Model confidence (mean pLDDT): 89 of 100. c-di-GMP-I riboswitch aptamer, 88 nucleotides, folded computationally. It matches the Rfam family "c-di-GMP-I riboswitch aptamer". Rfam links the family to the GO term cyclic-di-GMP binding.

[in-house]
């Protein structure tokens, strides 16, 4: 240095749920308080796959409806990228 990842050390993140402010058409996202399921990248990036939503657009209709991401998930998987520690 690479791989690997411990009942090590130091530090970190924070699911569900509850309360609350903001934002969005929605999915949801961004904060504050509580909480602790978990995480060695649960840091960062929507590039590929997958999932969620469907404002707008298109199609259809008497109405209903259908398709679609330019929205969202990095705590769904792969990939990219940066990074703490050092037992076997």
């Nucleotide at each position: 240095g690479u791989a690997c990842g411990a009942u090590a050390a130091a530090g970190g993140c924070a699911a569900a749920u509850u309360c609350u402010g903001g934002u969005g058409a929605a999915a949801g996202c961004c904060g504050g308080a509580a909480g602790a399921c978990g995480c060695a990248a649960a840091g960062c990036c929507a590039c590929g796959g997958a999932g969620c939503u469907a404002a707008g657009u298109c199609c259809c209709u008497a109405a209903c409806g259908g398709a679609u991401a330019a929205g969202c998930u990095g705590g769904c998987c792969g990939g990219g990228u940066u990074g703490c520690c050092g037992a076997a």